[in-house]
RNA sequence: CCUUUAGAGUUUGAUCCUGGCUCAGGACGAGAGCUGGCGGCAUGCCUAACACAUGCAAGUCGAACGGAAAGUAGCAAUAUUUUCAGUGGCGAACGGGUGAGUAACACUUGAGCAACCUACCUUGUACUUUGGAAUAACUCCUAGAAAUGGGUGCUAAUACCGAAUAAGACCACGAAGAGGCAUCUCUUCGGGGUCAAAGCUCCGGCGGUACAAGAUGGGCUCGAGUCCAAUUAGCUAGAUGGUGAGAUAACAGCCCACCAUGGCAACGAUUGGUAGCCGGCCUGAGAGGGUGAUCGGCCACACUGGAACUGAGACACGGUCCAGACUCCUACGGGAGGCAGCAGUGGGGAAUAUUGGGCAAUGGGCGAAAGCCUUACCCAGCAAUGCCGCGUGUAUGAAGAAGGUCUUCGGAUUGUAAAGUACUAUAUUGGGGAAGAACACAAUGACGGUACCCAAGAGAAAAAGCCCCGGCUAACUAUGUGCCAGCAGCCGCGGUAAUACAUAGGGGGCUAGCUUUGUUCGGAAUUACUGGGCGUAAAGGGUGCGUAGGUGGUUUCUUAAGUCAGGAGUGAAAGGCUACGGCUCAACCGUAGUAAGCUCUUGAAACUGGGAAACUUGAGUGCAGGAGAGGAAAGUGGAAUUCCUAGUGUAGCGGUGAAAUGCGUAGAUAUUAGGAGGAACACCAGUAGCGAAGGCGGCUUUCUGGACUGUAACUGACACUGAGGCACGAAAGCGUGGGGAGCAAACAGGAUUAGAUACCCUGGUAGUCCACGCCGUAAACGAUGAGUACUAGGUGUCGGGGGUUACCCCCCUCGGUGCCGCAGCUAACGCAUUAAGUACUCCGCCUGGGGAGUACGCUCGCAAGAGUGAAACUCAAAGGAAUUGACGGGGGCCCGCACAAGCGGUGGAGCAUGUGGUUUAAUUCGAUGAUACGCGAGGAACCUUACCUGGGUUUGACAUAUACUGGAAUGUUAUAGAGAUAUAGCAGCGUAGCAAUACACCGGUAUACAGGUGCUGCAUGGCUGUCGUCAGCUCGUGCCGUGAGGUGUUGGGUUAAGUCCCGCAACGAGCGCAACCCCUACUGCCAGUUACUAACAGGUUAUGCUGAGGACUCUGGCGGAACUGCCGGUGACAAACCGGAGGAAGGUGGGGAUGACGUCAAGUCAUCAUGGCCCUUAUGUCCAGGGCUACACACGUGCUACAAUGGCCGGCACAGAGCGAUGCAACACCGCGAGGUUAUAGCAAAGCGCAAAAAACCGGCCGUAGUUCGGAUUGAAGUCUGCAACCCGACUUCGUGAAGCUGGAUUCGCUAGUAAUCGCGCAUCAGCCAUGGCGCGGUGAAUACGUUCCCGGGCCUUGUACACACCGCCCGUCAA
Repeated sequence: CCUUUAGAGUUUGAUCCUGGCUCAGGACGAGAGCUGGCGGCAUGCCUAACACAUGCAAGUCGAACGGAAAGUAGCAAUAUUUUCAGUGGCGAACGGGUGAGUAACACUUGAGCAACCUACCUUGUACUUUGGAAUAACUCCUAGAAAUGGGUGCUAAUACCGAAUAAGACCACGAAGAGGCAUCUCUUCGGGGUCAAAGCUCCGGCGGUACAAGAUGGGCUCGAGUCCAAUUAGCUAGAUGGUGAGAUAACAGCCCACCAUGGCAACGAUUGGUAGCCGGCCUGAGAGGGUGAUCGGCCACACUGGAACUGAGACACGGUCCAGACUCCUACGGGAGGCAGCAGUGGGGAAUAUUGGGCAAUGGGCGAAAGCCUUACCCAGCAAUGCCGCGUGUAUGAAGAAGGUCUUCGGAUUGUAAAGUACUAUAUUGGGGAAGAACACAAUGACGGUACCCAAGAGAAAAAGCCCCGGCUAACUAUGUGCCAGCAGCCGCGGUAAUACAUAGGGGGCUAGCUUUGUUCGGAAUUACUGGGCGUAAAGGGUGCGUAGGUGGUUUCUUAAGUCAGGAGUGAAAGGCUACGGCUCAACCGUAGUAAGCUCUUGAAACUGGGAAACUUGAGUGCAGGAGAGGAAAGUGGAAUUCCUAGUGUAGCGGUGAAAUGCGUAGAUAUUAGGAGGAACACCAGUAGCGAAGGCGGCUUUCUGGACUGUAACUGACACUGAGGCACGAAAGCGUGGGGAGCAAACAGGAUUAGAUACCCUGGUAGUCCACGCCGUAAACGAUGAGUACUAGGUGUCGGGGGUUACCCCCCUCGGUGCCGCAGCUAACGCAUUAAGUACUCCGCCUGGGGAGUACGCUCGCAAGAGUGAAACUCAAAGGAAUUGACGGGGGCCCGCACAAGCGGUGGAGCAUGUGGUUUAAUUCGAUGAUACGCGAGGAACCUUACCUGGGUUUGACAUAUACUGGAAUGUUAUAGAGAUAUAGCAGCGUAGCAAUACACCGGUAUACAGGUGCUGCAUGGCUGUCGUCAGCUCGUGCCGUGAGGUGUUGGGUUAAGUCCCGCAACGAGCGCAACCCCUACUGCCAGUUACUAACAGGUUAUGCUGAGGACUCUGGCGGAACUGCCGGUGACAAACCGGAGGAAGGUGGGGAUGACGUCAAGUCAUCAUGGCCCUUAUGUCCAGGGCUACACACGUGCUACAAUGGCCGGCACAGAGCGAUGCAACACCGCGAGGUUAUAGCAAAGCGCAAAAAACCGGCCGUAGUUCGGAUUGAAGUCUGCAACCCGACUUCGUGAAGCUGGAUUCGCUAGUAAUCGCGCAUCAGCCAUGGCGCGGUGAAUACGUUCCCGGGCCUUGUACACACCGCCCGUCAA
């Protein structure tokens, strides 16, 4: 200087944390699906080191040699050329393939050989003299099917063998010198011994021999590095070393003889598994992790195993021999073979290419050379296998075309996209045409007529796909489907409105590819060296002692191993990075520079280590003290339980929630005395003490361990930790022998219970106790390893010391043990000088949940079992802490007709009514715990009506619009029919305009559409029920908390109330509460008719009847009055409460209206509205009849009763609130009555009417009975409403006179003008099944000690594994 670190989804109602799973990125010798235009450069059996047909892959030299054949010249001898098998030389040990084996000096890196070899090549020196004997080829004979031979005879050499020479080399010896690294090495000299050679020739040369050196290539040795398993812990006999001999190019147990007994191993030997190693490649910020295809280096192998020969070199891929398996030939006697060379075949497999061209280039072998050989190599072919580049057009083009899709029907989008117009060129065709060639010149190109260049042109013509669109993650709608079909990487989608399935339109991404599968790195700090943890999430060993190891106080000197700095060597090339350059660019290629590591060397000396010397503060010893349930043994004491003996004494005892089993008249329990025996030690006793932990408790004695304080005499770092190891180690359990009072597993009995193999009770054996020996585990916990140092305090307590002090106090200090608390830490809870803070040292342990502390193996154990300790498979969580709720047969406080105290009912009877069920053609539908059931319905004979049967109808019973057409509308009659309806007739002629025509209305035809009480209340609005008229529910700002959240709203009081007061990190505010509104209770003012009548006047048998009045009652407007305002007490000087006064009313006076945030997917699609779906000559619509009124039964809500506080008869009194014109109806008359009649009075009503109030009161009868109670049922006769009372109305009269004599378990309402009881009115309505509903007044009680309990609710608090929130969650067994 450059480079350089990204997260997300998923556990929960929500939160923080821990933690796993999953995703986004990169890569590949890849595979699969869909698709596919061109070129360049690469790459291409990862599986069966499985088997291989066929061809090729190593030959060459005639200038080493003899010969043969064929040519040329010549008559011939002969000369010459070419070719060839053989002898001989060189090569064949290279090149090419593969990765089976190998965990090794195999590889990598760095050293060493004073322990070595090296053909061909280069340099130098010295030589190259002279003889000999054979043999292949060839000839002849001969064996065999073949492969292959055998014999006779001839011959050459650079083939083979002698002799000579010896500069030189080697061997042994002697002398001198030099050097080094231990054995040693080198140089010089001396004489002695041994050892060479080959020739050919074109006359230029090419060879041959010996030696010295170089270069190249190898051999051997060593340091360091190099996978997993300890559920592999011991291995080793040539094993380790020595001496001697041998072998080798060379060292060495390499081999042999003898001798010794060593050697390796927890720093992992041995054994087992896996694997060629490296440069590199992929990934990563890096450190790392993974990998070892192509290219390059090394190694190993060549059908399997073994062996040597030749050679410079091999124990030899295309050599030999032996053995084996396999294949082939055979005349059966015997032979041949080795693709892990290049192509290729079969096989295996998800899967991997041509039996191509050429030696033109590069390289190799031989040759003097020409040259020959070369599946090395250069090229081409096949494959989207990868990387890189290019193209599939460019510009213009709005009528924003058509079509598609969606739609709110307006439009939007596809979309400048297309069409249209103008251009361009890569496929194609034609022409030209390389470099690559270097070898004196010449000749020589497989690729290839290739790259490249130019030109042409009818025609954009020949060229786009794949995946995705719920979140992660870029991209949305419609339709279909309906937990089906399907999707899915994780979370998860789909059960009728699916952006998640399928299809379509649209969109997003990449692009000749796209997606997916597999593997690997990353993200993953999820093995953490960089860079994690262990109180509660997984994780501290039960405790100590101590070995190895790791770590270690102060000072000085020294050393230089670690450390740091400079220099040198190495770090092959390729690759990577940087710069520049060459192919049009890029991929690709070229040139230059560049790293860590290892080794050597020079230096520094702070720190660590080594050595030496010292020190005292760490540690230990001594001395002086005191404390203690520390340990072991022996002895001893009292209380209590039980048992035994004896006495007293009598019917029970004991036990429990209540009982029973049990004990007791054979005398228990109780009580007194004596005795026996075992175990445990009350009080003291204390978050007191001691101990390493487990643990230790009457008292005494003996033995014994440790800690503490003081002192500072001694040693002088002797220390800390501690893998293995050793020891201790509660309870239970085991073995042997004792002991056994109490207690008490197992067991028995009694209870409880649906059961009760439990909890409770009565018994009771092991055991508990002692001695000795095992076991070795616990929530062995502070769920917190040991040691050292440092870091605010406060306050208890135990042991000691010092100061001060008459004493008590007080102060200082050491060691222990508690509590609170700051900083800091922590996910939070919490910890906090006794750390979970800040640091260091050492040990142990963890890595998602389940499977599982299981299986197997091993070790230990008498056994029980303990220690060590997996995997398959399965899930997307499991978990920690804290938060808000909900819940609790948790706690505290409080309220409510919640209980209690009372009054009256229900449940029994009959009837009414609703519901269930059943029935039916239909018994229309809805409502179903509380919160359905006299509910929707405040009026089902028709209608209503939605249901059933039958009969009709189809633009419709109803709305709007258009076109055509007829007619005023309308009223009415007749006929057929059950009616709807159909047919026919009569009357009647609207408004504007002269008319045509238009408008209004009624029909017909046609089209849009109407219509639906059809479905979904789990698509909805609106309305409603309920918790609950309960007192709650929230917000803003601030503060606290990482956060969910908290605070406020909690606390102390008080209230009907989150009502108010006080306090408080809160201060305020909103919706609720209260108040404001209405009725009612008192009163003032105003007003005064239809109401009223005191005074005055008139009149009547009588009456506000009349004049009149506005006083009263009343009516109805406006006001007043009540506010804890006043007094006393209590209370905190508060809020408030209690009592009192006054007052018509007193503490929200009584009643009503009023219902917070929300809960129940509560109810309603049938009030209405409405999305979607469904029907459309019907699921619409019209009509008649039927049904909703059925009836074995069950339930709810009511009415009437069962009678004397009553019934009946007679008499007589007092309301309020309502209603009335299709109405209320007086009076009169008729009828026993319901009711009727007539002319009709009055009244649209403080006027007239309904209208009689009833209970009450007075008098009389009845006399306890199925009645003078009760009225069901039923017969007869009627009345009224209404087209119509059969199904199916109400009422009246006479007759009939059922059940029922106060109601089981249970259950409901009500706290004052209330309950109870009595009647009156109204709505709906022709009438009415109303005993219902809603109102009105009359008469008019009882009781509340109290909050233990039942139910519901509010606040605070606590636990929680619940959050669909206890109707939760969840465990086991069985079944499917």